[in-house]
Molecule: c-di-GMP-I riboswitch aptamer
Organism: Candidatus Aegiribacteria sp.
């Protein structure tokens, strides 16, 4: 420095089978769709979630609707950070 290329070597989408959580979703086996950072950080955007508790609307209630806290995803972008292997 990684735009290509080879070989080593990782990782693992759908899906099942367990186990967690309201829920997005995670975790653990199995499985590969793809991945050269598809390791790591929710900082900017974006997406999705949102049960109790809290705001504000409606309602006589039960309960509807909606916002914001909160929370998921880093395999959607971009940003930080570390980093294995090899030919020109």
């Nucleotide at each position: 420095u990684g735009a290509c290329u080879c070989a080593a070597u990782g990782c693992a989408a759908a899906c099942c089978g367990g186990a967690g959580g309201a829920g997005a979703c995670u975790c653990c086996g199995g499985g590969a769709c793809g991945c050269a950072a598809a390791g790591c950080c929710a900082c900017g955007g974006g997406u999705c979630c949102a049960g109790a508790g809290u705001c504000c609307g409606g309602g006589a209630a039960a309960c509807c609707g909606g916002g914001a806290a909160g929370g998921a995803c880093a395999g959607c972008c971009g940003g930080g950070u570390u980093a294995c292997c090899a030919g020109a």